[in-house]
Order: sequence, then C1' cells, then structure tokens
RNA sequence: AAUCGACAAAGGCACACCCCGCGCGAGCGAGGGCCGCAAAGCUACGGAAGUCAAGAACCCUAAAACAUUUGACUUGGCCGGGUUACCGAA
Repeated sequence: AAUCGACAAAGGCACACCCCGCGCGAGCGAGGGCCGCAAAGCUACGGAAGUCAAGAACCCUAAAACAUUUGACUUGGCCGGGUUACCGAA
C1' cells in the first nucleotide's frame, strides 16, 4: 500500500414518520427525527424495480387494470461496476 473489518478510538450519514417547498408522477430539496449503515461518500455504465405519455393488445356498450412496444424520467438506503476516503485489532 492493498485485502480485510474489532465489544477499539475519533467521528460521519440519516429509514420510516412530521412540516414547508418543487414536480403530472415516481420522487427531490430544506428543517426536525433516528431504523439502520465500514463507504448508507460520489457516479445512472450494466441489471432490477418504479413513474409519465403514446401505441397496440386484452376486454368489449364503453372504460379501467395486468402483460407488452416506443420515448422520456426516477431510485446510489435494490444489486453490480467505476472512483475517492477515517482508523489499524485479528
């Protein structure tokens, strides 16, 4: 240094929920909160899931939902990859 992750030390982040704001929506930002996290830092490259619009299909009086196609978007605390980082016991 890398791998690794302790009944260590110093710290860090902040699920759900509440309030305000933004967004058609998934969701995002800020404050409170604190379930958990050794990358629960950053990054949408791969997968997965979700949202919106349109098509077509099913249905069929008509519509809606599920599956599917196309486009755009969201999620990093869904998984993997990339990248940066505190400590140093086994």
A computed fold for a 90-nucleotide RNA from a Pyrinomonadaceae bacterium, annotated as c-di-GMP-I riboswitch aptamer. Rfam family: c-di-GMP-I riboswitch aptamer. About the family: GEMM was predicted in a large-scale screen for bacterial structured RNA regulatory elements. The source organism's lineage runs through Bacteria, Acidobacteriota, Blastocatellia, Blastocatellales and Pyrinomonadaceae. It was read from a public genome assembly, where an Rfam model found it.